[in-house]
Context: one part of a larger RNA
RNA sequence: UUGGGUGUAAAGUGUGUGUAGGCGGUAAAUUAAGUCUAAGGUUUAAGCCCGGAGCUCAACUCCGGUUCGCCUUAGAAACUGAUUUUCUUGAGUAUGGUAGAGGCAAGUGGAAUUUCUAGUGUAGCGGUAAAAUGCGUAGAUAUUAGAAGGAACACCAGUGGCGAAGGCGACUUGCUGGGCCAAAACUGACGCUGAGACACGAAAGCGUGGGGAGCAAAUAGGAUUAGAUACCCUAGUAGUCCACGCCGUAAACGAUGAGUACUAAGUGUCGGGCAACCGGUGCUGAAGUUAACACAUUAAGUACUCCACCUGAGUAGUACGGUCGCAAGGCUGAAACUC
Numbered sequence: 001u002u003g004g005g006u007g008u009a010a011a012g013u014g015u016g017u018g019u020a021g022g023c024g025g026u027a028a029a030u031u032a033a034g035u036c037u038a039a040g041g042u043u044u045a046a047g048c049c050c051g052g053a054g055c056u057c058a059a060c061u062c063c064g065g066u067u068c069g070c071c072u073u074a075g076a077a078a079c080u081g082a083u084u085u086u087c088u089u090g091a092g093u094a095u096g097g098u099a100g101a102g103g104c105a106a107g108u109g110g111a112a113u114u115u116c117u118a119g120u121g122u123a124g125c126g127g128u129a130a131a132a133u134g135c136g137u138a139g140a141u142a143u144u145a146g147a148a149g150g151a152a153c154a155c156c157a158g159u160g161g162c163g164a165a166g167g168c169g170a171c172u173u174g175c176u177g178g179g180c181c182a183a184a185a186c187u188g189a190c191g192c193u194g195a196g197a198c199a200c201g202a203a204a205g206c207g208u209g210g211g212g213a214g215c216a217a218a219u220a221g222g223a224u225u226a227g228a229u230a231c232c233c234u235a236g237u238a239g240u241c242c243a244c245g246c247c248g249u250a251a252a253c254g255a256u257g258a259g260u261a262c263u264a265a266g267u268g269u270c271g272g273g274c275a276a277c278c279g280g281u282g283c284u285g286a287a288g289u290u291a292a293c294a295c296a297u298u299a300a301g302u303a304c305u306c307c308a309c310c311u312g313a314g315u316a317g318u319a320c321g322g323u324c325g326c327a328a329g330g331c332u333g334a335a336a337c338u339c
Stems, first nucleotide, its partner, number of pairs: 003311004007293002012307001014200004021193003025087001027085005033080002035076008049065006090190001091187003095182004102176007109153001114148007124135002161168002205246006214240002219235004257306006265284008288295002312339003321332004
């Protein structure tokens, strides 16, 4: 619970596509469903409400009456709705340009780490606050040449760019999505939002099959310590990588839902345009807002539309039930009791 809110106090779904629904630009005509006016009908009494009267007042009692609801009839036509027609500014299409780590696939490259082979070379190397475990005379570390393999792409690099979000960074090619600008040819409200639904969705995790250089949960050893199931060191398996299939969660954050309109300036930067200017991305700030911090044309200002969510703290994102999942678990989601 017809209220007030949701950046940080409780509260914006992780993101999109979109069904129903809600809301919706301009002009005209018709209609009369909503709306408004009038008349009539209906509603047991009491009560409630309004006006008055009677018990000395009040409670109480009595008299009169309206409103509201529904129905019928007659009318009004501004607004909403419906039907028909119209317009171009919202939205979209076509045309010409244009920027980009947007996505998918294939191929290629160099630096570095590791391992192996061969040469040189000899006693140490490594590691730390200091050490030790460890590696090394079966020749290590170092250095030179060659090879293998996997993963990641230094500089460029930028409050730079792209994407709905997650996210995306070597180079080349192929396929492919979206944006922005110019001009104004075409359609003519085709729009906004969006319960359900569907799709996408970091990392970790799961299944099957590959791959495995480096790193590294678990684990082992060495230290530290009163102890040390840690921090530090030496090793090291899952995993990290690839293909296909699941999972569906994050401080999935701008902790700020989407759309439209309006409301001082200044300045950096990216894209387009001859320019005026338009579209992004930042900073400083006016009015205004805010509990303050701060926000401020990229609003947390002023308004409208639609959706989601909150309603003291703990119990608890738990139990139970349902549903999804191979599982892990996800989604939905209480109460007793305590304060």
The prediction has a mean pLDDT of 87.
Predicted 3D model of a 339-nucleotide part of an RNA (small-subunit ribosomal RNA, central domain) from an uncultured bacterium.